[in-house]
RNA sequence: UAUGGUCAAGCCAAACUCUGAGCGAUCAGAGGACGGAAAGCCACGGGUCAUAUAAUGAUAGCCGGGUUGCUUAUU
Repeated sequence: UAUGGUCAAGCCAAACUCUGAGCGAUCAGAGGACGGAAAGCCACGGGUCAUAUAAUGAUAGCCGGGUUGCUUAUU
């Protein structure tokens, strides 16, 4: 550095429930684990969703892309 997540140490947290915010998609906190080697971050492209049509938002755990990080069984 690559591959990987084997050893080891850990990490994140779906659905659902409660509370709060928002017109809404959805988001935040607590509980809870379906899963995840980036399920860390970014709305750049596509998709999907919302509002009130242009447009403005949401979604990174939809796909692609960019960027940063832990670890080293193996090469």